[in-house]
Context: one part of a larger RNA
Molecule: small-subunit ribosomal RNA, 3' major domain
Organism: Candidatus Protochlamydia sp. cvE14
RNA sequence: UGACGGGGACCCGCACAAGCAGUGGAGCAUGUGGUUUAAUUCGAUGCAACGCGAAGAACCUUACCCAGGCUUGACAUGCAGUAGACCGGCUCAGAGAUGGGUCUUUCCUUCGGGACUGCUGCACAGGUGCUGCAUGGCUGUCGUCAGCUCGUGCCGUGAGGUGUUGGGUUAAGUCCCGCAACGAGCGCAACCCUUAUCAUUAGUUGCCAACAUUUAAGGUGGGAACUCUAAUGAGACUGCCUGGGUUAACCAGGAGGAAGGUGAGGAUGACGUCAAGUCCGCAUGGCCCUUAUGUCUGGGGCUACACACGUGCUACAAUGGUCGGUACAGAAGGCAGCGAAGCCGCGAGGUGAAGCAAAUCCAAAAAGCCGGCCUCAGUUCAGAUUGUAGUCUGCAACUCGACUACAUGAAGACGGAAUUGCUAGUAAUGGCGAGUCAGCAACAUCGCCGUGAAUACGUUCCCGGGUCUUGUACA
Numbered sequence: 001u002g003a004c005g006g007g008g009a010c011c012c013g014c015a016c017a018a019g020c021a022g023u024g025g026a027g028c029a030u031g032u033g034g035u036u037u038a039a040u041u042c043g044a045u046g047c048a049a050c051g052c053g054a055a056g057a058a059c060c061u062u063a064c065c066c067a068g069g070c071u072u073g074a075c076a077u078g079c080a081g082u083a084g085a086c087c088g089g090c091u092c093a094g095a096g097a098u099g100g101g102u103c104u105u106u107c108c109u110u111c112g113g114g115a116c117u118g119c120u121g122c123a124c125a126g127g128u129g130c131u132g133c134a135u136g137g138c139u140g141u142c143g144u145c146a147g148c149u150c151g152u153g154c155c156g157u158g159a160g161g162u163g164u165u166g167g168g169u170u171a172a173g174u175c176c177c178g179c180a181a182c183g184a185g186c187g188c189a190a191c192c193c194u195u196a197u198c199a200u201u202a203g204u205u206g207c208c209a210a211c212a213u214u215u216a217a218g219g220u221g222g223g224a225a226c227u228c229u230a231a232u233g234a235g236a237c238u239g240c241c242u243g244g245g246u247u248a249a250c251c252a253g254g255a256g257g258a259a260g261g262u263g264a265g266g267a268u269g270a271c272g273u274c275a276a277g278u279c280c281g282c283a284u285g286g287c288c289c290u291u292a293u294g295u296c297u298g299g300g301g302c303u304a305c306a307c308a309c310g311u312g313c314u315a316c317a318a319u320g321g322u323c324g325g326u327a328c329a330g331a332a333g334g335c336a337g338c339g340a341a342g343c344c345g346c347g348a349g350g351u352g353a354a355g356c357a358a359a360u361c362c363a364a365a366a367a368g369c370c371g372g373c374c375u376c377a378g379u380u381c382a383g384a385u386u387g388u389a390g391u392c393u394g395c396a397a398c399u400c401g402a403c404u405a406c407a408u409g410a411a412g413a414c415g416g417a418a419u420u421g422c423u424a425g426u427a428a429u430g431g432c433g434a435g436u437c438a439g440c441a442a443c444a445u446c447g448c449c450g451u452g453a454a455u456a457c458g459u460u461c462c463c464g465g466g467u468c469u470u471g472u473a474c475a
Stems, first nucleotide, its partner, number of pairs: 001475002003472003007469007015459002019422005026314008034305002042053002064300007073124001077123008088103006106115003126289002129287003135283002137278003140274001142272001147186006153162003166177003192266004197234007207223002211221003237260001240254005316415001320374007333362002337356002342351003381412001386407007428451007
């Protein structure tokens, strides 16, 4: 000087407390451990691994296993030699890769050769093989915590200190005052984006107040007000008032205001820590393989299953289930695409083709509201499992897809010890969309809107963090 303390003081955080909803019990989905296996590819492992890499494992992917092939190679560049086009079609063998046969077949030229392809040979290719403890880059975490440093000066033999400590204050090393310090940098804040109010500009595909028309649909004429769209600007700064405070910083209350003291949310992550993670995104040193640890193909596996754990979904019901009627979104996507109406089918879906490269078309929200039935039951709850019959995608749904109909109708009575999230348009709850994608294991992830709470006395305690101080046989 740090680190540590079941030392002290002060302070903060959904850390506790106060509340709400859960997890832990059931079934299923998914990941992991373990076990099994020819293989169940590999990585991630307290917080910070475990719906993680994977924003899509039937083949492919694919790295694993079995089997069959190839060896200048599936891919790149160059050299030498040699032959000829290559490509494509048909056919035979084969699981296919591949091999055999057959048909067709060159271009440019300065005539030296060149382009392209096959073969032979040489340099070389190739490796998701090892090392993340050789590395770059990127990322997680402490933590959006308020810290981490430097120049000069001063103090100290020196390590180092001071500044950065102290008194207040703040979300903040934020600001004020004081001070052997005076300044400065990286962080904080602001600048950026979204959202909340208003104005101006613009008016189609969007809008409709007044007028007309109408098949009653902003459909049409028209309008430019309103909504909205998207560009510019205004607006919030403790600016004003009162009180407190050291005449300060600032704090409490108030006015006006759409918004008030950082308005709300996002992006933004200092010096560093964990030899944290990644050589399987990519790059890369070293080592290793080179008729194989490379590469092609068929099939299998990654989907196994006495078990254990994590994360979710659905329930156990009446604030509910079911049937009928009826209302209101936002965001995003669409041409190898989204696909309306009509017709067929109980349905998944089929047919059909209008419209749409989209404020124009696809296009239907669900909880909600109104009424009927159910009356507390393992039920008109719940839906696992299984049987049969189908639909769709795709060379192909056996291993191993999703969905539909009928039948079947398991566990489950609100869950032990323990434990998680959340402070407001939040939790809870309801649906909708997108990426990946032929299809789909999506109940995941990332977004969007609808309905919409309760509670916070307080900081003694648990956890984590910050500042000062103290002890130490630790560095």